This is a predicted structure of a 117-nucleotide RNA (SAM riboswitch aptamer (S box leader)) from Mucilaginibacter sp. L294. The prediction has a mean pLDDT of 82. The model forms 97% of the base pairs in the Rfam consensus.
RNA sequence: UACUUAUCCAGAAAGACAGAGGGAAAGGCCCUAUGAUGUCUUAGCAACCUGUACGGCUCUUGUAGCUUGUGUAAGGUGCUAAUUCCUGCUUCGCGGCAUUGCGGAGACAGAUAAGCG
Repeated sequence: UACUUAUCCAGAAAGACAGAGGGAAAGGCCCUAUGAUGUCUUAGCAACCUGUACGGCUCUUGUAGCUUGUGUAAGGUGCUAAUUCCUGCUUCGCGGCAUUGCGGAGACAGAUAAGCG
């Protein structure tokens, strides 16, 4: 850094350093000197991968294999303001019948994981 697949309305913060921006991008709306972003420490959340316990299935009956089942949280990541903060593009329904409002589905973009190059 390209691609593939899965998930994204749940959950979880304190301290130290430092000192002005940050929430991907555009618009909106927010957060922020009562200290943002960042780095570190500690703690936590979650359960994608590994491990592990139990269950189920298979036959070659084993120190076996498989598992889109239920746990656990030791290891690898990730995450700990706001639904991915909201919207944009397409389409459907309802209302107003104008400029739009509400709701559903999908696309695009993005994030994370696993795999592959």
Lineage of the source: Bacteria > Bacteroidota > Sphingobacteriales > Sphingobacteriaceae > Mucilaginibacter.